[in-house]
Molecule: transfer RNA
Organism: Methanobacteriota archaeon
C1' cells in the first nucleotide's frame, strides 16, 4: 500500500440475495410454580445497527470517504 471478509442488545449470531414494522438465543429482572431452590412456563427490559456523509417518500440493507478487527498479497529490509 492492494484484495477479499467482518462490525446490529451484556455475550454469541440472524437479517443485507429482492430497500418497506430492528429480531433469535442466553445472560439480567419480575411474576407463575416449590416449605425453599434449581429446573419449567409466562412476561418485561435492553439498540446512535463501528463514524460521517450522499441516494430515496423510505436505508442495517444501495453509493462515497474514513476508523477497527481477521485473513491472503504486494513493498521494504
Nucleotide at each position: 500500500g492492494g484484495g477479499c471478509c467482518g462490525g446490529u442488545a451484556g455475550a454469541u449470531c440472524a437479517g443485507u440475495u429482492u430497500g418497506g414494522a430492528a429480531g433469535a438465543u442466553c445472560a439480567c429482572u419480575c411474576g407463575c410454580u416449590u416449605g425453599g431452590c434449581a429446573u419449567g412456563c409466562g412476561a418485561g427490559a435492553g439498540g446512535u445497527c463501528g463514524c460521517g456523509g450522499g441516494u430515496u417518500c423510505g436505508a442495517g440493507u444501495c453509493c462515497c470517504g474514513c476508523c477497527c478487527g481477521g485473513u491472503c498479497c504486494a513493498c521494504c529490509a